[in-house]
């Protein structure tokens, strides 16, 4: 350094649900709250699922799967 994820340390994120706001909608954001997460960090690149649309298409979801990029600690 890479791979990997044991023990610890420093921390981090935040499901469902509730309140508010935005949006046609999927959903997102803010506050509360913790089911969990070693990438539950970023990215819509390929699938999947969802929304709008007669269709072509346009959106949403990364805490659905995979890929790419980045990252704390350090046993076998």
């Nucleotide at each position: 350094c890479a791979g990997c994820g044991a023990a610890a340390a420093a921390g981090g994120c935040a499901a469902a649900c509730c309140g508010g706001u935005u949006g046609u909608g999927a959903a997102a954001c803010c506050g509360g709250g913790a089911c969990g997460c070693a990438a539950a960090g970023c990215u819509a690149u390929g699938g999947g699922u969802c929304u709008c649309g007669a269709a072509c298409g346009a959106g949403a979801u990364c805490g659905c799967c995979a890929g790419g990029c980045u990252a704390c600690c350090g046993a076998a």
Predicted 3D model of a 76-nucleotide RNA (c-di-GMP-I riboswitch aptamer) from a Planctomycetales bacterium. It was read from a public genome assembly, where an Rfam model found it. Of the family's consensus pairs, 95% are formed in the model. The prediction has a mean pLDDT of 89.